c-di-GMP-I riboswitch aptamer from a Candidatus Izemoplasmatales bacterium, 87 nucleotides, folded computationally. It was read from a public genome assembly, where an Rfam model found it. Its mean pLDDT, the model's own confidence on a scale to 100, is 80.
RNA sequence: UUAAGUUAAGGGCAAGCAUGCUGAAAGACAAGGAAGUAAAUCUGAAAGUCUAAAAUGCGAAUGCAUUAUGACCGUUAAGUCGCCAAA
Numbered sequence: 001u002u003a004a005g006u007u008a009a010g011g012g013c014a015a016g017c018a019u020g021c022u023g024a025a026a027g028a029c030a031a032g033g034a035a036g037u038a039a040a041u042c043u044g045a046a047a048g049u050c051u052a053a054a055a056u057g058c059g060a061a062u063g064c065a066u067u068a069u070g071a072c073c074g075u076u077a078a079g080u081c082g083c084c085a086a087a
Base pairs, nucleotide, nucleotide: 005084006086012037013036017032019030020029022027042079043078046076047075048072049071050070055066056065057064058063
């Protein structure tokens, strides 16, 4: 330097849940918490998934349907940065 992640060491992140706050919602954020995680660092152009405020159509009506410009990245894959004694 490259490839890899068996076994460690020092560490990192933080699901569900409950609380607060925000949003039409999906969700985001905060502190608590801990199932997990070798990238569960970052990005969100691509695919996938979720929601449907507004819009359009239908309906006598409560409403129904379609659709991201909204959201997830701990969904996949991609790009990118990073810790590590021994083998």